[in-house]
RNA sequence: GACCCCGUAGCUCAGCUGGAUAGAGCGUUGGUUUCCUAAACCGAAGGUCGCGUGUUCGAAUCUCGCCGGGGUCG
Numbered sequence: 001g002a003c004c005c006c007g008u009a010g011c012u013c014a015g016c017u018g019g020a021u022a023g024a025g026c027g028u029u030g031g032u033u034u035c036c037u038a039a040a041c042c043g044a045a046g047g048u049c050g051c052g053u054g055u056u057c058g059a060a061u062c063u064c065g066c067c068g069g070g071g072u073c074g
Stems, first nucleotide, its partner, number of pairs: 001073007010026004019057001028044005050066003054062001
């Protein structure tokens, strides 16, 4: 340098045939329960979906560029 894959909550990830409030588990936190803790149960908070651009009535999802990580080739 060329090509391929990945980037979504604090962490691990799902969602990618465009469609409505963006989700799960763990973690954090409030409560119930307990003599206390743990466990269990019921809630809550937490996201510019890497950044920008274009297409579209509508983009996490499609286009293009860039950034970061991994890999193959030279």